RNAcentral holds the full RNA, with entries from SILVA. A computed fold for a 355-nucleotide part of an RNA from a metagenome, annotated as small-subunit ribosomal RNA, central domain.

Context: one part of a larger RNA
RNA sequence: CUGGGCGUAAAGGGCGCGUAGGCGGUCUAUCAAGUUAGAUGUGAAAUGUCAGGGCUUAACCUUGGCGCUGCAUCUAAGACUGAUAGACUAGAGUUUAGUAGAGGGCAGUGGAAUUUCCGGUGUAGCGGUGAAAUGCGUAGAUAUCGGAAGGAACAUCAGUGGCGAAGGCGACUGUCUGGACUGAAACUGACGCUGAGGCGCGAAAGCGUGGGGAGCAAACAGGAUUAGAUACCCUGGUAGUCCACGCCGUAAACGAUGAGUACUAGCUGUAUGAUAAAGGUUUUACUUUUAUUAUGUAGCGCAGCUAACGCGAUAAGUACUCCGCCUGGGGAUUACGGCCGCAAGGCUAAAACUC
Numbered sequence: 001c002u003g004g005g006c007g008u009a010a011a012g013g014g015c016g017c018g019u020a021g022g023c024g025g026u027c028u029a030u031c032a033a034g035u036u037a038g039a040u041g042u043g044a045a046a047u048g049u050c051a052g053g054g055c056u057u058a059a060c061c062u063u064g065g066c067g068c069u070g071c072a073u074c075u076a077a078g079a080c081u082g083a084u085a086g087a088c089u090a091g092a093g094u095u096u097a098g099u100a101g102a103g104g105g106c107a108g109u110g111g112a113a114u115u116u117c118c119g120g121u122g123u124a125g126c127g128g129u130g131a132a133a134u135g136c137g138u139a140g141a142u143a144u145c146g147g148a149a150g151g152a153a154c155a156u157c158a159g160u161g162g163c164g165a166a167g168g169c170g171a172c173u174g175u176c177u178g179g180a181c182u183g184a185a186a187c188u189g190a191c192g193c194u195g196a197g198g199c200g201c202g203a204a205a206g207c208g209u210g211g212g213g214a215g216c217a218a219a220c221a222g223g224a225u226u227a228g229a230u231a232c233c234c235u236g237g238u239a240g241u242c243c244a245c246g247c248c249g250u251a252a253a254c255g256a257u258g259a260g261u262a263c264u265a266g267c268u269g270u271a272u273g274a275u276a277a278a279g280g281u282u283u284u285a286c287u288u289u290u291a292u293u294a295u296g297u298a299g300c301g302c303a304g305c306u307a308a309c310g311c312g313a314u315a316a317g318u319a320c321u322c323c324g325c326c327u328g329g330g331g332a333u334u335a336c337g338g339c340c341g342c343a344a345g346g347c348u349a350a351a352a353c354u355c
Stems, first nucleotide, its partner, number of pairs: 003327004007309002012323001014201004021194003025088007033081002035077008048066007091191001092188004096183004103177007110154001115149007125136002162169002206247006215241002220236004258322006266300016304311002328355003337348004
């Protein structure tokens, strides 16, 4: 160097952008680096191997042949890879007309509810549980009506619906902004795919500074339960949850399934477009149904695959390209070292020993 693998057995990087590198559409011409063929030179001896010879045999020694799969030079070929030049449009992209959307940032606005405060009515309970108690209440609670404050979250719509690379995103309005899809042409002309490093994004918790604080609620306190109860239940309650800025960089970051391309039976639903047909109406235009088609998202299912479960055009099928990763269990999501971090810790990552 080589093997077999990665949904659930060990194994897909949390996700993207992209550098080097690897790989890469159709046609023509040229070159001849790779490639192929031939020739020449070289490839020391020993070793190897074949046929002999010598020690009684063997090991060993020895003679000759072959080999030494390599390298260099020359000649030739020109399919494939490559290089150069030219051309193309099926990949990719641009323009244009539309469409849907909780995609993102910022600013503003709204109503329901909880809590607190003020005022009115009103009186002895409320609350809570399996049952209670702690707790609140005659200093007037709970309940109810009116008003005010403040914070957080946005019921219904709501949907195996939508959008986003992932994390994730759900009241309304404005504004700035990213992407996707569809249709028809025109244009560029391989501009592509992947991507070690690198850079960026990245739930929750946590950290720093400054705000904010309604509800909820680690810690904590009390009441119960219990043999005990550092819990489950109850009454309270601080960090935190919220905002701004800066860190952290991890998750069952999951579809436990990397990205891209092509091919391979069907059936059913649904979202958003386009086209066509048939209807309905207020015959302008809107709308309904059906069919076809594109993109997405679900449920079945043939072939095939799979240890089975299952997957099955959104593949775990059939192939190719590139990256990441695995190699018995424990030790070990560890130690040491290095890098990063304010810290918590993160990333990288062994061995002894043991079964």